The prediction has a mean pLDDT of 85. The RNA shown here (SAM riboswitch aptamer (S box leader)) has 113 nucleotides and comes from Caenibacillus caldisaponilyticus. It was read from a public genome assembly, where an Rfam model found it.
RNA sequence: CGCUUAUCCAGAGCGGUGGAGGGACUGGCCCGAUGAAGCCCGGCAACCUGCUGGUGUGAUGACACCGGUAAGGUGCCAAUUCCUGCAAGCUUUUCCGGCUUGAUAGAUAAGGG
Numbered sequence: 001c002g003c004u005u006a007u008c009c010a011g012a013g014c015g016g017u018g019g020a021g022g023g024a025c026u027g028g029c030c031c032g033a034u035g036a037a038g039c040c041c042g043g044c045a046a047c048c049u050g051c052u053g054g055u056g057u058g059a060u061g062a063c064a065c066c067g068g069u070a071a072g073g074u075g076c077c078a079a080u081u082c083c084u085g086c087a088a089g090c091u092u093u094u095c096c097g098g099c100u101u102g103a104u105a106g107a108u109a110a111g112g113g
Base pairs, nucleotide, nucleotide: 001113003111004110005109006108007107008106013041015040016039017038021031022030023029025085027083028082042077043076044075047073048072049071050069051068052067053066054065055064056063057062081105086102087101088100089099090098091097
């Protein structure tokens, strides 16, 4: 860098540092000197590993499913992935708009190239 699978309406600080930006992209709409990003500390969660309880198969090892823990590897900590972007359906006399589903895009994990 691209591929596969899974998940994305829950959760997370009134700390330190830092100084102007940030929310991927489009169009919006927001957050920000009552201090943005980044970094440190803290926290959340439980995808993978580890440890562990139960059930089943096997019955030495092991495998599958349902949990627990949070030691290790990541991840995450405004707003549903903030909304939206393509398609279909429903609704509205029409327009504006609203709702639902799917796709695309994106993010994260694990695996393999």